Large-subunit ribosomal RNA, domain IV from Roseivirga sp. E12, 336 nucleotides, folded computationally. The RNAcentral record of the full RNA draws on ENA. The coordinates come from a structure-prediction model, not an experiment, and the mean pLDDT is 87. The source organism's lineage runs through Bacteria, Pseudomonadati, Bacteroidota, Cytophagia and Roseivirga.
Context: one part of a larger RNA
RNA sequence: CCGUGGCUAAGGAACUAGGCAAAAUGGCCCUGUAACUUCGGGAGAAGGGGCGCUUCCUCAUGCUUGCAUGAGAAGCCGCAGUGAAUAGGCCCAGGCGACUGUUUAGCAAAAACACAUGGCUUUGCGAAAUCGAAAGAUAAAGUAUAAGGCCUGACACCUGCCCGGUGCUGGAAGGUUAAGGGGGGAUGUUAUCCGUAAGGAGAAGCAUUGAACUGAAGCCCCAGUAAACGGCGGCCGUAACUAUAACGGUCCUAAGGUAGCGAAAUUCCUUGUCGGGUAAGUUCCGACCUGCACGAAUGGUGUAACGAUCUGGGCACUGUCUCAGCCACGAGCUCG
Numbered sequence: 001c002c003g004u005g006g007c008u009a010a011g012g013a014a015c016u017a018g019g020c021a022a023a024a025u026g027g028c029c030c031u032g033u034a035a036c037u038u039c040g041g042g043a044g045a046a047g048g049g050g051c052g053c054u055u056c057c058u059c060a061u062g063c064u065u066g067c068a069u070g071a072g073a074a075g076c077c078g079c080a081g082u083g084a085a086u087a088g089g090c091c092c093a094g095g096c097g098a099c100u101g102u103u104u105a106g107c108a109a110a111a112a113c114a115c116a117u118g119g120c121u122u123u124g125c126g127a128a129a130u131c132g133a134a135a136g137a138u139a140a141a142g143u144a145u146a147a148g149g150c151c152u153g154a155c156a157c158c159u160g161c162c163c164g165g166u167g168c169u170g171g172a173a174g175g176u177u178a179a180g181g182g183g184g185g186a187u188g189u190u191a192u193c194c195g196u197a198a199g200g201a202g203a204a205g206c207a208u209u210g211a212a213c214u215g216a217a218g219c220c221c222c223a224g225u226a227a228a229c230g231g232c233g234g235c236c237g238u239a240a241c242u243a244u245a246a247c248g249g250u251c252c253u254a255a256g257g258u259a260g261c262g263a264a265a266u267u268c269c270u271u272g273u274c275g276g277g278u279a280a281g282u283u284c285c286g287a288c289c290u291g292c293a294c295g296a297a298u299g300g301u302g303u304a305a306c307g308a309u310c311u312g313g314g315c316a317c318u319g320u321c322u323c324a325g326c327c328a329c330g331a332g333c334u335c336g
Base pairs, nucleotide, nucleotide: 002330003329004328005327006326007325008324010322011321014320019317027051028050029049030048031047036041038154052076053075054074055073057072058071059070060069061068062067063066077081089315090314091313092312093311094310095309096307097306101113102112118151119150120149121148122147123146129138130137131136155302156301157300158299160232161231162230165229166228167225168224169223170222171221174220175219176218180214181213185209186208187207188206189205192201193200194199233251234250235249236248237247260294261291272288273287274286275285276284
């Protein structure tokens, strides 16, 4: 000097990002127990008290009739009686997630995943979906109270407007449209013919090419559909103080954000403003609303219980600290 333990005057979180770590609490019996609540809980809430040993004392219970246990009474000892060891700290408020569960084997256990619940959608059975080239298999030895996909995530109250875009479903009048069908025609070749020649014309056949016409789904088109993907405005004026605007005008849109919540896990300006808590509070709680850029199953707002969750406060407690000291053991170092 380090590590692991033990103790510490006075103070008691002043430490620190943060009570991290430590201390404290702890068992059994009796008593007593709030808000809130889904009436089950919360709850071991919180908060109090007791605990050893002896008795030839009294009572009760049990029985293998002299013991055991319990209650009462009387006493005894110690600093200390769950005499060592083992054995919840608690309370208040808020965020998130209902809960028990699951997860990054080896830096993350969570607010992430799952979940019961709710909804949409596909599928009539040789089902849809999935694997496979097929046979076949799973689904399922099931049959729509079933099976698959997607979203939401207990419960309570609810879930507004928009189908213009994208998607999906349905429709078939018209437009467009492939291969295929179709083959008007065109071109090449030449029996033959014309021509003195050069050359020209040229049937059939064969070959090449090919117009019109015909031709499905799809797309265009017409509807429906948002618990499908998604979206949910701007400017100007106006009331007898001022301010504000119930009201009016105008432009645009498919429709212009309803209820509820709101400086929020979302608020830039911002340590917003007011109130509470502190002597002093960028955090916290309650409000306000000017929502840069909340908002309704990408769910909205609440919510008892629950959480090795996150945030703020308090009681108790302490070497976390003021501010260090001592002891034990084990390393290291020095000396031998």